[in-house]
Context: one part of a larger RNA
RNA sequence: CUGGGCGUAAAGCGCGCGCAGGCGGGCUGAUAAGUUGGAUGUGAAAGCCUACGGCUCAACCGUAGAACUGCAUCCAAAACUGUCAGUCUAGAGUCUGGGAGGGGAAGAUGGAAUUAGUUGUGUAGGGGUAAAAUCCGUAGAGAUAACUAGGAAUACCAAAAGCGAAGGCGAUCUUCUGGAACAGUACUGACGCUGAGGCGCGAAAGCGUGGGGAGCAAACAGGAUUAGAUACCCUGGUAGUCCACGCCCUAAACGAUGAAUGUUAGUCGUUGGAGAGCUCGUCUCUUCAGUGAUGCAGCUAACGCAUUAAACAUUCCGCCUGGGGAGUACGGUCGCAAGAUUAAAACUC
Numbered sequence: 001c002u003g004g005g006c007g008u009a010a011a012g013c014g015c016g017c018g019c020a021g022g023c024g025g026g027c028u029g030a031u032a033a034g035u036u037g038g039a040u041g042u043g044a045a046a047g048c049c050u051a052c053g054g055c056u057c058a059a060c061c062g063u064a065g066a067a068c069u070g071c072a073u074c075c076a077a078a079a080c081u082g083u084c085a086g087u088c089u090a091g092a093g094u095c096u097g098g099g100a101g102g103g104g105a106a107g108a109u110g111g112a113a114u115u116a117g118u119u120g121u122g123u124a125g126g127g128g129u130a131a132a133a134u135c136c137g138u139a140g141a142g143a144u145a146a147c148u149a150g151g152a153a154u155a156c157c158a159a160a161a162g163c164g165a166a167g168g169c170g171a172u173c174u175u176c177u178g179g180a181a182c183a184g185u186a187c188u189g190a191c192g193c194u195g196a197g198g199c200g201c202g203a204a205a206g207c208g209u210g211g212g213g214a215g216c217a218a219a220c221a222g223g224a225u226u227a228g229a230u231a232c233c234c235u236g237g238u239a240g241u242c243c244a245c246g247c248c249c250u251a252a253a254c255g256a257u258g259a260a261u262g263u264u265a266g267u268c269g270u271u272g273g274a275g276a277g278c279u280c281g282u283c284u285c286u287u288c289a290g291u292g293a294u295g296c297a298g299c300u301a302a303c304g305c306a307u308u309a310a311a312c313a314u315u316c317c318g319c320c321u322g323g324g325g326a327g328u329a330c331g332g333u334c335g336c337a338a339g340a341u342u343a344a345a346a347c348u349c
Base pairs, nucleotide, nucleotide: 004320005319006318007303008302012317014201015200016199017198021194022193023192025088026087027086028085029084030083031082033081034080035077036076037075038074039073040072041071042070049065050064051063052062053061054060091191092188093187094186095184096183097182103177104176105175106174107173108172109171110154115149116148117147118146119145120144121143125136126135162169163168206247207246208245209244210243211242215241216240220236221235222234223233258316259315260314261313262312263311266294267293268292269291270290271289272288273287274286275285276284277283278281298305299304322349323348324347331342332341333340334339
């Protein structure tokens, strides 16, 4: 390379937008680049192949044929692909309508709780553990009541539920704002799918500058435990956790399952929309979109998946090719750094 694969054996980029590229709906006409047929020219000789022949055979050699799958020109065909022109509405999008939602950003407001402070009541303990001790307390703690301050998080509702491309999103209200579903069919008329590079977003931790700091808590200190205890347990406690701006760009970033389109039994829930029915119940049925359970056909090494496919097909991208060395070295790019990314070989089994 031809292949075979990627849920769990190696293998789906963390997610999106998208230039190039690849692929792309129905009908009509034209064209003839691809495609198909024919003709002509060329495709040196030798070699290979076939037949016959010459050296006693063979190797070797001679003669003839075939072949040289190619290229160029001309003629013809028009189904498919391409191109051009016209047209259509089933893909895609726009519009209208009433709804759903922890989707995003900013601002404002609330209650519970923890902690601290002040004051009142009140007296000897409190706290902590398997048991203790460090620790707090007669300079009045803990408890209880009122007030004040400040920060962070938003009990119940809460669900196999909802929204978002993913990361993720949960008190209430207001403003701004993105997307999706459904119904209507008014409009555009293939405007589509995927997407190497590129650009953007991207939990936590970490970094820079400036704030903030209640609780929690790496590091650290002390008390225990223990043979030891640089731990598990306890008392404290700083970065950090929070905010603004700027970086970092990684995760078991998981459904360990790339995106899109079409096709292929059901049954039972649940969310949103629409329609229909009647015994008008906040009921039943139908349907579209989502989200779960179970289960045929089919698939799978098995487990299992099964209209939300891991079934049957098509298009495009990414990735894998024995274990270790190693996601390492070197070099490049990025970064303030930490490091990230790209990514070997010797050697060894």
Molecule: small-subunit ribosomal RNA, central domain
Organism: uncultured Campylobacterota bacterium